[in-house]
RNA sequence: UGAUGAGGUAGAGGCGCAAAACGUAAGAGUAGAAAACGGGAGUUGGACGACGAAGAUCGUUUUUGAAAGGAUGUUUUGCCGAAGCAUUGGCGUUCAGUCCAGAACGCAAUAGCUGGGGUUACAUUGAAUAAGUGUAACACUGUCACUUUAGGGAAACCUGAGUGGAGGACUACUGAUUUA
Numbered sequence: 001u002g003a004u005g006a007g008g009u010a011g012a013g014g015c016g017c018a019a020a021a022c023g024u025a026a027g028a029g030u031a032g033a034a035a036a037c038g039g040g041a042g043u044u045g046g047a048c049g050a051c052g053a054a055g056a057u058c059g060u061u062u063u064u065g066a067a068a069g070g071a072u073g074u075u076u077u078g079c080c081g082a083a084g085c086a087u088u089g090g091c092g093u094u095c096a097g098u099c100c101a102g103a104a105c106g107c108a109a110u111a112g113c114u115g116g117g118g119u120u121a122c123a124u125u126g127a128a129u130a131a132g133u134g135u136a137a138c139a140c141u142g143u144c145a146c147u148u149u150a151g152g153g154a155a156a157c158c159u160g161a162g163u164g165g166a167g168g169a170c171u172a173c174u175g176a177u178u179u180a
Stems, first nucleotide, its partner, number of pairs: 001180003007174005014080001016079009032064007042051002045100004083114003086110001088109001090107006115141002118138008143165006150159003
């Protein structure tokens, strides 16, 4: 004077991600509760317990009558593996008085997967033709690499086009170590 580039700092993608508060619609005239009538023996997946001929479960009518999860609007906050999914077990809560089995939700991890949002189809969750999740396809978009017989430029390179890859990435600055 170069090369290498551990680590660190700061950024970009856009219908960008997540959380909280307040409100709104739906959930729903549903679940439940009370009364009357009907009906006549069990009531939860099982066991115990509890309730039940002083009529349970159930059905009809009348009166009364929620909530959760999810969605959406505004504001605020934190951010760009933001965040989400998923396998495996663990812990906790609820259904439900106890136990077993089951289901749902939450917490912390964990093989692994996804650059991002969108549309469509199927499956699944859900009250839902809302929305979520998963899979697949389709284009769009950002990023990098390669190609380019397009344009600009002295060149490096920039824009455009095409193909392909993935976020442990990409860009900018800094810079350990090693080395010519």
This is a predicted structure of a 180-nucleotide RNA (Lysine riboswitch aptamer) from Salipaludibacillus keqinensis. It matches the Rfam family "Lysine riboswitch aptamer". About the family: Riboswitches are metabolite binding domains within certain messenger RNAs that serve as precision sensors for their corresponding targets.